[in-house]
RNA sequence: AAUCAACGCUGGCGGCGUGCCUAACACAUGCAAGUCGAACGAGAAAGUGGAGCAAUCCAUGAGUAAAGUGGCGCACGGGUGAGUAACACGUGACUAACCUACCCUUGAGUGGGGAAUAACUCCGGGAAACCGGGGCUAAUACCGCAUAACAUCGAAAGAUCAAAGCAGCAAUGCGCUUGGAGAGGGGGUCGCGGCUGAUUAGCUAGUUGGCGGGGUAACGGCCCACCAAGGCGAAGAUCGGUAUCCGGCCUGAGAGGGCGCACGGACACACUGGAACUGAAACACGGUCCAGACUCCUACGGGAGGCAGCAGUGGGGAAUUUUGCGCAAUGGGGGAAACCCUGACGCAGCAACGCCGCGUGGAGGAUGAAGCCCUUUGGGGCGUAAACUCCUUUCGACUCGGACGAUAAUGACGGUACGAGUGGAAGAAGCACCGGCUAACUCUGUGCCAGCAGCCGCGGUAAUACAGAGGGUGCAAGCGUUGUUCGGAAUUAUUGGGCGUAAAGGGCGCGUAGGCGGUGCGGUAAGUCACCUGUGAAAUCUCCUGGCUUAACUGGGAGCCUGCAGGCGAAACUACCGUGCUGGAGUGUGGGAGAGGUGCGUGGAAUUUCCGGUGUAGCGGUGAAAUGCGUAGAUAUCGGAAGGAACACCAGUGGCGAAAGCGGCUUCCUGGUCCAGCACCGACGUUCAGGCACGAAAGCGUGGGGAGCAAACAGGAUUAGAUACCCUGGUAGUCCACGCCAUAAACGAUGAGGACUAGACGUUGAGAGGGUAAGCCUCGCAGUGUCGUAGCUAACGCGCUAAGUCCUCCGCCUGGGGAGUACGGCCGCAAGGUUGAAACUCAAAGGAAUUGACGGGGACCCGCACAAGCGGUGGAGCAUGUGGUUUAAUUCGAUGCAACGCGAAGAACCUUACCUGGCCUUGACAUCCCAGGAACCCUGAAGAGAUUUAGGGGUGCCGCAAGGAGCCUGGAGACAGGUGCUGCAUGGCUGUCGUCAGCUCGUGUCGUGAGAUGUUGGGUUAAGUCCCGCAACGAGCGCAACCCUUGUCCUUAGUUGCCAGCAUUUAGUUGGGCACUCUAAGGAGACCGCCGGUGACAAACCGGAGGAAGGUGGGGAUGACGUCAAGUCAUCAUGGCCUUUAUGGCCAGGGCUACACACGUGCUACAAUGGUAGAUACAGAGGGAAGCCAACGCGCGAGCGGGAGCCAAUCCCAGAAAAUCUAUCGUAGUCCGGAUUGGAGUCUGCAACUCGACUCCAUGAAGUCGGAAUCGCUAGUAAUCGCAGAUCAGCAUUGCUGCGGUGAAUACGUUCCCGGGUCUUGUACACACCGCCCGUCACACCAUGGAAGUUUACUGCACCAGAAGCAGGUAGCCUGACCGCAAGGAGGGCGCCUACCACGGUGUGGUCAAUGACUGGGGUG
Repeated sequence: AAUCAACGCUGGCGGCGUGCCUAACACAUGCAAGUCGAACGAGAAAGUGGAGCAAUCCAUGAGUAAAGUGGCGCACGGGUGAGUAACACGUGACUAACCUACCCUUGAGUGGGGAAUAACUCCGGGAAACCGGGGCUAAUACCGCAUAACAUCGAAAGAUCAAAGCAGCAAUGCGCUUGGAGAGGGGGUCGCGGCUGAUUAGCUAGUUGGCGGGGUAACGGCCCACCAAGGCGAAGAUCGGUAUCCGGCCUGAGAGGGCGCACGGACACACUGGAACUGAAACACGGUCCAGACUCCUACGGGAGGCAGCAGUGGGGAAUUUUGCGCAAUGGGGGAAACCCUGACGCAGCAACGCCGCGUGGAGGAUGAAGCCCUUUGGGGCGUAAACUCCUUUCGACUCGGACGAUAAUGACGGUACGAGUGGAAGAAGCACCGGCUAACUCUGUGCCAGCAGCCGCGGUAAUACAGAGGGUGCAAGCGUUGUUCGGAAUUAUUGGGCGUAAAGGGCGCGUAGGCGGUGCGGUAAGUCACCUGUGAAAUCUCCUGGCUUAACUGGGAGCCUGCAGGCGAAACUACCGUGCUGGAGUGUGGGAGAGGUGCGUGGAAUUUCCGGUGUAGCGGUGAAAUGCGUAGAUAUCGGAAGGAACACCAGUGGCGAAAGCGGCUUCCUGGUCCAGCACCGACGUUCAGGCACGAAAGCGUGGGGAGCAAACAGGAUUAGAUACCCUGGUAGUCCACGCCAUAAACGAUGAGGACUAGACGUUGAGAGGGUAAGCCUCGCAGUGUCGUAGCUAACGCGCUAAGUCCUCCGCCUGGGGAGUACGGCCGCAAGGUUGAAACUCAAAGGAAUUGACGGGGACCCGCACAAGCGGUGGAGCAUGUGGUUUAAUUCGAUGCAACGCGAAGAACCUUACCUGGCCUUGACAUCCCAGGAACCCUGAAGAGAUUUAGGGGUGCCGCAAGGAGCCUGGAGACAGGUGCUGCAUGGCUGUCGUCAGCUCGUGUCGUGAGAUGUUGGGUUAAGUCCCGCAACGAGCGCAACCCUUGUCCUUAGUUGCCAGCAUUUAGUUGGGCACUCUAAGGAGACCGCCGGUGACAAACCGGAGGAAGGUGGGGAUGACGUCAAGUCAUCAUGGCCUUUAUGGCCAGGGCUACACACGUGCUACAAUGGUAGAUACAGAGGGAAGCCAACGCGCGAGCGGGAGCCAAUCCCAGAAAAUCUAUCGUAGUCCGGAUUGGAGUCUGCAACUCGACUCCAUGAAGUCGGAAUCGCUAGUAAUCGCAGAUCAGCAUUGCUGCGGUGAAUACGUUCCCGGGUCUUGUACACACCGCCCGUCACACCAUGGAAGUUUACUGCACCAGAAGCAGGUAGCCUGACCGCAAGGAGGGCGCCUACCACGGUGUGGUCAAUGACUGGGGUG
């Protein structure tokens, strides 16, 4: 785009079309083929009129109805598509091999006789249908005779053959018989054309042909007898499946593909099968006979029927209409005609089934109404849409008029078309969609549910994808969905594809059919081309032009129908015929290389075994071992012998062969190939479906052989296991001969042949030219390699050995899986090979390349990463955090590194978020409104308190005097509040990789592209630090530096700091001084700067000098692009959700402090480098007003009293400790260790019970250096010692953050562990190795193969049987016309028989399908 459509929702009108695609299933009822009295005989009744008393009669009805004889028609028209793969159809020829009623035209004739028979009547049978018998009768019914050609037969002579009349007063008309011709119709034959399967390869006996007959309208094996042995088939016979064919219809740019409804042509069929009759024509839809199935009637004896005609019914189905009107028109039958018949046809009805046209209003109208939706709450959208005002009336409604179709009569349609009028916006809009493709977006609900979905895919709490709504988009009386066809699809490729790696080159050759084929000339004219003729029906289609208001629809004209046939030409090309040529191919001649093949011989090295000698304890084997061998003498070594197999070096991207393949040497036989030059032949060529031959290894058969090796097997190891890898043995086999097998990653994953198209460098073979002393140089040919231009390719790559540019032929491919499987066939001894599907299932499978990530890949490098060291943890007790458990609650968060002395720089109440109980509800807090009151202070009562209540005091500030600002109380509602949820909706902040050296951009260049380059490479660095090189050149974020601090010096400044010298003193206390220390501001200094060496003349590195400091001097701050949906909604902020007399707020008490246990982080120890006691030195950095607190006094002590000083370089905290000196302890659970517990106290605080710290006395646990494992640290570091601070009422000798004192050891080095960086490589990974993924097993479902069988259908062969019928025969019976005087005959009929034959039956095969216990694999989850 289309549709004979169907389904869902919806539905105003008209025109024109279309309407059982399924059950060729069964059919009730009505109608669909009759007509002619001018062919013929016969001929009612009812009714009406008359007569009669009546019975009845007469007339009329009426020569009517009905029936019969006869004629014509019924073979047309109408329906359907079952069968049919066929001369059935289409197209074109042929028919001298034929027929044709009616019609037209044209000849001739139409004389004279005869015998019957239906109707009718009588009798009989039957339920009926109907039948039998007797009798009468007519004809255009039937039969002779006559006539007889232009008819038939025959060579001719000659012979044979016909008729009917009717109407009319008549003219005449209509007929009849027999010829000719025509028109139209039909029969037959042939060429060509149009489906599918080869898993159908052979078929055929009337088969193919002939002779002679029969039969037919006619040819013919159409049929028969005889003769011959043919005929068809790979260009697809036979068989199976499917199917009416065509004009045309749909689609497509076309070529094609699909279809064959309606309309038109042809064919076939008429319940199923068979058969003939009649006739011009039938083997006959509404005829006959027979058989069968079915239905109906029946008196059970017997009969009747055929909607695939029009309506209609049932059934089937997703699905397809009225039991209508009319012969008015067109057409048909009969008739002389009037006329009759006509479900053909003309119309109407039903159905949006299709196409076409029209309408559902038009113009104005902003306060942008209401309502609904959204919202950032400001507003925005529906939206000029509505309302409202003005206007119009198509269609429909109602009223009236009213055609053409019929030029006179006759109109079903018809309440027609059409026209006029009336009235009023009145009666008339839906459907689908809105994630992308694809035009159209928001809200709410839902929460991987419900659902959507054409493909991709949506949905797990913010869904433009589900559902609803608002809005929008697209079509519109329709819109969607489903089915089907073509297109897009160059996705079967003729036009117009491919095969190195994506699917695809046969393993290789020879060669048949077939295809294709060098060159000159001549001829032919099949192909080809040009012109002409016939045909190619109409409709359809295209163009032009008419008719319906337009269109759809339809009339006319033209074109077209691309085809087929014929005629006349042309001769280039192809073909064919003839005759030449030498360039393709081949032959001869002379040379050459070679693991080419086959057979027979033969050689040495080595392994093994055997024999002998020497010799002694091991050998062998492995990562390490063991099994094994060996004192019965191995291994080793020497000599000898046997046997089998394979041929080191030469040896080479060297050679040969078609491929498989071929390797010691000699030789017989033999194939191919190359080079040179001449001669010969004269297209002899190339490719190759079938076919034939060859064909590695393994395997099979028979017979040999068997050294080594070695499936299976055995043992030993390894391992969780080890039916493996490793080891020791070892049988088939490997070898030979003969015969099979026929497959390989049989690979260059690249078929064969030919032609053309840059080069460079190797190598093999023989040759030519030049030249040398030799080596050599150059050239063409045939092979074999590497790189590479153009070109090709998706890229990789190929590139004269093409995967380039072309020609010829063959093979093969068409998404993945199922599957190279199943079934069938062929081959094979078997193994198996070859040919080779489908159901089902998926939305991918695949190629090449890119960036990452990863690797028990490679290279380089770094880090307390390992190593080298020092000290710890893990064991003990305690502290602290976590898990778990418990609990009313033990609030919450953090969970590998990167949670666990973490948030928490400090939970007795508070904090506090948790629990229990008691209370409040505009609220503890914010804004707004109203009313009142200053605020506020004091006292009492109840209560656990919150709270409730009583009393008293108090009257403020500014002010222009109206009011204003602030505070408190009460009230109403908007709202407050939430440590409630979501860190996976977020901001911010933080951790981590990692202070690792990386991460990017612009422009350019390369690539189809992803991307690459830069950033890689050579050096160097702590560093993508720097240098050099380079299709790159630059730049940014990182690194470094700039900042702070510390180390040296200088300048400035000296109080609260300092004191060298002077004076003074208990004391830098004071005078004095500012040199020093110190303080705090500014400078200097370090840059590989200098020297030497190394390096590439670089960057830099190594060493040295100087210097307080040397190669980043030490430390800090500083954290690139990003990763982990890392952490935090409980710091804060914040979207959404939830809550609102509670999940908010207040209060008391409790809990966060629990305790069988497990883990992390620490403290203290286990002691003598120590403990204890005494004595005695030296810091730094901090803090201090609700504070630090001195002196002094009291207390054993915690502390208390006391009160000086200090807002701090001034005073205080404040005693530093380890160290040092002296004494003691003597290796012990201790004079170590201090847990635990008892008692007594101190301090803070409203309050130390749960639950604080400290002090004193007493008590004195575990623990004697810590398993597997594991942590920190490279120098002022580790270790060790104390001091201070934050938080804080109090609480940290153990946490955290700082400060100083004392003060080490070690680093060979980068193999290994961990982490990281750069380059490279492989990848089937990309959620990225914590990846991906294979097979069994278990379960569920699905389709399928096998299977003892069972069943249906179709069919072959053989046989039985034989209705009706036609033909033939005929001894029985009957018989009008003709012949005969008669008897009888001719002819005919019945009966019987024979041949053929439908249905039916029997046996035996084949094919398809269904089903089948069980079983095999496959697919999905």